Context: one part of a larger RNA
RNA sequence: CCGACUGGGGGAUGGCUCGGCUCGAGAGCCGAAGAAGGUCGUGACAAGCUGCGAUAAGUUGCGGGGAGAGGCAAGAAUCUCAUGGAUCCGCAAAUAGCUGAAUUGGACCUCCUGGCACUCUGUGCCAUUCCUCAAUGAGGAAAGGGAACCUCCUGAACUGAAACAUCUCAGUAGGGAGAGGAAAAGAAAUCAAUCGAGAUUCCGUUAGUAGUGGCGAACGAACACGGAAUAGGACAAACCGAAUCUCUUUGGGAAACCUUGGAGAAAUGUGGGGUAAGGAUCAUCUGUAGUCUAAGUGCAGGAAGUGGAAGUCGUCCUGGAACGGCGCACCACAGAGGGUGAAAGUCCCGUACACGUACUGCAUAUGGCCAAGUGAUGAAUCCUGAGUAGCGUGCGUUGGAUAUCGCGCGUGAAUAUGGGAGGCAGAGACUUCCAAUCCUGAAUACUACUCGAGACCGAUAGUUGACAAGUAGCGUGAGCGAAAGCUGAAAAGUAUCCUUAGCGGGAUGUGAAAAGACCCUGAAACCAGUCGGGAACAAGCUGAAUAGGCGUGAAAGCGAAGAUAUGAGCAGCGUCUAUUCUUGCGUUUCGAAAAAUGCCCCUGGGAGUUCUGAUCAUUGGCGAGGUUAAGCAGUUGAUCUGCGAAGCCGAAGGGAAACCGAAAGGUCCGCAGCCGCGUAAGCGGUCAGGGACUGGGUGCGCUCGCCCGGAGUCAAUGGUGGGAGACCUGAAGCCUAUCGAUCUAUGCCUGGCCAGUCUGAAGCCCGAUGAAAAUUGGGUGGAGGGACGAACCGUUGCUGAUGUGCAAAUCGCUCGGAAGAGCUGGGUAUAGGGGUGAAAGUCCAAUCGAGAUGGGCAAUAGCAGGUUCCGCGCGAGACUACUCGUAGGUAGACCUCCGUGGAGAUGGAAUGCGAGGUAGAGCACUGAUUGGGUGUUUAGGGGGAGCAAUCCCUCGGCACGCUGUCAAACUCCAAAGUUGCAUUCGUCGUAGAAGCGGGGAGUGAGCCACGGUGGGUAAGCUACCGUGACGAAAGGUGAAGAAACCAGCUCAGCGUUAAGGUCCCAAAAUUUCAGUUAAGUGUUAAUCACAAACGGCGUCCGUGGUCGAAGACAACCAGAAGGUGGGCUUAGAAGCAGCCACCCUUGAAAGAGUUCGUAACAGAUCACUGGUCAAGCUUGCGGGCCCGAAAAAUGGACGGGACUCAAACUGAAUACCGAUACGCUGACCCUCCGAAAGGAGAUGGGGUAGCGCGGCGACGUGGUCGGGUAGAAGCUAGGUUGUGAGAUCUAGUGGACCGUCUACGUAUGAGAAUCCAGGGAAGAGUAGCAGCAUAGUGCGGUGAGAAUCCGCACCACCGAAGGGGCCAGGGUUCCUCGGCAAUGUUCAUCAGCCGAGGGUUAGCCGGUCCUAAGGACAUUCUUAACCGAGAUGUUCGAAAGGGAAAUGCGUUAAUAUUCGUAUGCCCCUCUGCAAUAUGGUGACGGCUCGGGCUAGUUCGUGCACUCCUGUCAUGGGGUGUCGAAGCGUUCGAUAAUCGAUCGGAGAACCGUAACGGUGAGAAGAUCGAGAAGGCGUGAGCAAAAGACGAAUGAGGCCAGGGUCCCGUGAAAAGCCGCAGAGGUGACCGUACCGAGAACUGACACAGGUGCCCCUGGGUGAGCAGCCUAAGGUGU
Repeated sequence: CCGACUGGGGGAUGGCUCGGCUCGAGAGCCGAAGAAGGUCGUGACAAGCUGCGAUAAGUUGCGGGGAGAGGCAAGAAUCUCAUGGAUCCGCAAAUAGCUGAAUUGGACCUCCUGGCACUCUGUGCCAUUCCUCAAUGAGGAAAGGGAACCUCCUGAACUGAAACAUCUCAGUAGGGAGAGGAAAAGAAAUCAAUCGAGAUUCCGUUAGUAGUGGCGAACGAACACGGAAUAGGACAAACCGAAUCUCUUUGGGAAACCUUGGAGAAAUGUGGGGUAAGGAUCAUCUGUAGUCUAAGUGCAGGAAGUGGAAGUCGUCCUGGAACGGCGCACCACAGAGGGUGAAAGUCCCGUACACGUACUGCAUAUGGCCAAGUGAUGAAUCCUGAGUAGCGUGCGUUGGAUAUCGCGCGUGAAUAUGGGAGGCAGAGACUUCCAAUCCUGAAUACUACUCGAGACCGAUAGUUGACAAGUAGCGUGAGCGAAAGCUGAAAAGUAUCCUUAGCGGGAUGUGAAAAGACCCUGAAACCAGUCGGGAACAAGCUGAAUAGGCGUGAAAGCGAAGAUAUGAGCAGCGUCUAUUCUUGCGUUUCGAAAAAUGCCCCUGGGAGUUCUGAUCAUUGGCGAGGUUAAGCAGUUGAUCUGCGAAGCCGAAGGGAAACCGAAAGGUCCGCAGCCGCGUAAGCGGUCAGGGACUGGGUGCGCUCGCCCGGAGUCAAUGGUGGGAGACCUGAAGCCUAUCGAUCUAUGCCUGGCCAGUCUGAAGCCCGAUGAAAAUUGGGUGGAGGGACGAACCGUUGCUGAUGUGCAAAUCGCUCGGAAGAGCUGGGUAUAGGGGUGAAAGUCCAAUCGAGAUGGGCAAUAGCAGGUUCCGCGCGAGACUACUCGUAGGUAGACCUCCGUGGAGAUGGAAUGCGAGGUAGAGCACUGAUUGGGUGUUUAGGGGGAGCAAUCCCUCGGCACGCUGUCAAACUCCAAAGUUGCAUUCGUCGUAGAAGCGGGGAGUGAGCCACGGUGGGUAAGCUACCGUGACGAAAGGUGAAGAAACCAGCUCAGCGUUAAGGUCCCAAAAUUUCAGUUAAGUGUUAAUCACAAACGGCGUCCGUGGUCGAAGACAACCAGAAGGUGGGCUUAGAAGCAGCCACCCUUGAAAGAGUUCGUAACAGAUCACUGGUCAAGCUUGCGGGCCCGAAAAAUGGACGGGACUCAAACUGAAUACCGAUACGCUGACCCUCCGAAAGGAGAUGGGGUAGCGCGGCGACGUGGUCGGGUAGAAGCUAGGUUGUGAGAUCUAGUGGACCGUCUACGUAUGAGAAUCCAGGGAAGAGUAGCAGCAUAGUGCGGUGAGAAUCCGCACCACCGAAGGGGCCAGGGUUCCUCGGCAAUGUUCAUCAGCCGAGGGUUAGCCGGUCCUAAGGACAUUCUUAACCGAGAUGUUCGAAAGGGAAAUGCGUUAAUAUUCGUAUGCCCCUCUGCAAUAUGGUGACGGCUCGGGCUAGUUCGUGCACUCCUGUCAUGGGGUGUCGAAGCGUUCGAUAAUCGAUCGGAGAACCGUAACGGUGAGAAGAUCGAGAAGGCGUGAGCAAAAGACGAAUGAGGCCAGGGUCCCGUGAAAAGCCGCAGAGGUGACCGUACCGAGAACUGACACAGGUGCCCCUGGGUGAGCAGCCUAAGGUGU
């Protein structure tokens, strides 16, 4: 690592079903007499459901029933009821809290709060709107709810039209109003067509017709006919004119009805009459009927309920149990079904059949009411529905077109001698009907409710919900919304013992079996252990094949000759080794192992269905016919049978229409078949079907079109396409109706907050100057969208930290504003194409360029993904045309299947006759083009001559030879190949080709190689053509590779080859002959992964030239001289700087000098010559191999090793290897022939999309035959078998159902959809478990157990908080006891956790009262309705506004301004006195200044207690030294301010911090009123003291001044006397937290959240910072 086994885990599978789903039948409203719905209660114990309502799992009466009962619910201990009839069932009553239309008034709170009357522990009444009346009242009605159905009003959009606007979706969804068990409609001013019908509704049909329609997509009647059901009435008016009716009351009656009294309605008309076969009136005749109730009687239905046959037969068998097996009986109008310890006609409940009271319905008079204009004829006087009919116009609607229906505006009749209609208008006839008033059952729709049924589902299914389900949970809200079934026959639910702190474990016991409560079965993933086989140098889709090792091999399967028994063994299975081969699956693609995409694993679920109409095929029925629909009858397991011809299709076509109207076969060809002849091949005849001619019908289109010699129709099954969601999944969006301003934006109302410091505006005062105006200096003063800077608000930078966070926006440092356009609490308003917005498209509940939620809705998606069992046959296309078309379609081509047809077809080869203009080539044409030449009165340029004309030279032009080149759109030429026809051969074809017809497709993204082209610098580029491959093709070769080469795979075996190879890896030659290469060149067919120009004294081969035995070439030896140092130049120039010339001589040869060298010489050397040597030397051109040119990043690629007369390259030769190719043998399948046996296919069996055919399995139904407690299904393991889907056998587990065959019906097959649900892995014992603020340690205690709990001590932290008090919000978290499974990021003896019990006490704290912004209701207005709006009235609206009244101390485990105690106060009523007002108060801004106080703090002395030091002290240190409301008070007080009486001033005086004041009376004097506060009292507290003084001193209290404003700073209730007596003070809140754990953020979350307090001391300006007290903390 694999496997098996034993377990765990998990909950699939199987079985079951008190639940669903669907269909059918029945039945169908409730409510002010208070509904539906809810809430709160209710039990001895009671959380949930159920029942019920303070009479509360119930009360009363009647009926049923008959033994136990006290709901689900099983519990312990008592108890209660019951044969005097309980529980229970049915019917009828009583009670029926609060809420809800909700109705005395009000409400955000299922709560608060009244008034009146009465017989007063209680009961009744009191809302609004409308109606009636004699009207402050009485009586009546309505309101609201209901699943769908119904009527009316209003009314979308997505979508379809492949876009979109008319149109469509659709008068649908939604909204509004209303009614009922149904609703609506309804008795012709209707249709029809010259015949007629006779209200409405519904079904079938007409008919997808007429018609509408960008005449597109689509939409779409009626008449008539067949059926269901049937039903008709009443007014207005004419005429008469109270002849009528209602309420109440007396008496009679069963009722109907009659009767007495009273009150009313009604002349704006009650009643009679009358209503289309018209009536009234008049005349003449004629004529007398109905209706109501139901006591009694009869019949029917009928609650709860009653009766209802036959085995518990066998002392049989198995078993825990008999309902099974065996044997023998019985009943049946009952063998439906269920239960009972397995499967029951005869055990139980039932079933068939029969019965039944209350009650209900129907019939009936013997009881009442009514006595009446019934009909005909005639007369022609009266009546018969008005802003109506009609018309014009504009909209909506309809199939309604000019010719539907309705509405708005305008206009506007007639009166039966009249009027409407008859699909354009008008006119005349004809036909038909009588509008403008009302009612009306049934047939029809639906299913909340009751009953029944099922080829529906069976716990991931079926309702969302089988169970405490609209529950838990989520959301502010509208709204969203789960999971979860099973012990056993019976709880017999494990007594007892051991162990443990406990949980638990082990024995024992119950039971048929532990099935043991997480309980039936108990799969898989996954996790352990044991066993078997392997494994520590081994590389990769993890397997397949072959061989072998080890283990196993019980049964079933093989296995010893005919049987039986035994049985070595085998097959098989598990695992391992060796060898060879081998890059997952699905998808998308030209192409995937891909570094393209989906897939962690397992189990379960998961996608072409149904209806309708169309078409084709097959099968069947009938057949010139076929067939029913709705419905009806019978019947039943809702199925079937019969009836039903309305209608549809067909039997005749043509034509726009009017209209006209066809071969019963005249001729020929001819397949199959049949017949004849023939041995056969074949030939002939006749020939259904088939083909052709002729003939015919019709069409004003006539050389033409369509049609004619009878086959259809109905049903079933299957294929396909249309409409429907239409195979499943997936948008962003559009529309509609609602819910949201607890976040946030802005406005309004009402409150709150802003330490401290600085600057120093105006104004004022004083001085100086000035005649003045004014200027200026110094003060004072305290302005400012002023400055610095805390709280508070914000969030600049670090682009810091964090970034699975502390946090879905935080932390740290830094930073901006911080008296203003400031910040903030509470209340309130604005709502989705809308709000709000100092404007960023910013915000409107973590959502915003249009919120959220539900619905239209399964929107649409030419796009993307997925789409589930097997086998067999054939087998594509990525092309052409059109397309707002290019990711899609339609038609054609290509594929498949069936039919028809009846003899040819043809992609190969050769030949012949043709076609054509490419490759190549060429320059004859067209065009381009090199060089030079000739010619030219040749445009033009330049130059020259000339006075000029003009001429000359030259370049250029043109023409023509010569020479040298080009062309897709040049050709004097011109292939190969291609192609048409024909012939011959080949191949296919009567075993049926071609052609033709029909059903079904897919495809319409292609790509590569080679060849030929266009574009492009080029490309693994792009656009085409041909062929072949891949696509859809495996095998062999190419190292490996979609396409190259070879070659087209049914299976097994043997052999032979192809491409390519033969040293080893690795099968086959270290084969043979001849060369080349020295570079490891190379060991590469091509593609390619490559290599070029150029160069090489590398080497080989070929072919030329010069030289060479008269001695070449190289080497060595020798010479290389003289004129001369040539001349010139030069400083010099001597062969050798330079210029010119380059001669002569000697010689074998030697330059007036090749190179080096010198200043110049010199010198060296070369050319050249001789000698030695000895035979080739040298050079040009061409070719082969080789070399250089030649650079890439870790060391690397001939496949590797390696290879050198080769294992490289070239040429030649012979063997061998090598594939699924080819051959042979066997097997399977397919097609065809055949009756079969059998045969043929030598050249059938690769296959994606796709077409065709045949099967396997699952679930259920009918029939058939079987199995099962002596063991079904399911599950596990092991065999056998089939090509396969699969089937079957054995053993175990399991414990009650299951199968075969056949026909039928399907929610019928899973690996993938970032699929859905559940379970389980890996990651992983990993990340993390307070890092930003502090920090713990020791000892003791408790306990089974202590870092974490408790106590003590020390230490540390906060200290304008992390201390103390209170809102909002939460809701018991508070306290005590017990506990530790979970919660607590560890532990836990602890707890905000679990269980049990306890706890919140108010006249004076708040609500309650008042009003604010604002809201609600009524009236009124408006609207189709809902909604809405202003005004008026009423009312609500603040626990921070206004406001009657309380404090101290004590007390509890937990409450206190609430209890106790002490001392107070308020209100109300009555009495008495006093008093007056169109008033005052309540009652109000910002800034600033000073004054008086108080709290507090500090200091000193004293007092009390206490500590320190070895001692003393008159020393030092620490702590403490308290005290309310109320009442009193000549204290404050000479306050501020005011009043009164005097006083009487300006050249001024008085006064302030400042401004200021004064004859309207300053200064000054006297008297009075006067706040906070002080003092006294009042108690208490403490039990030691409890004194005095000083300093400082508020953001607190009181009373004032000033200043500012384009800002002027709420309202109402209430209150505004004294005294006495009496009385009530109800109801609600009150616990606790109030935050680094009780709120809001999913959390015991570093975030957020309003106000108050000495918020103390030191330092300090300071609430800054730092340290510290009280207190708290160190979770």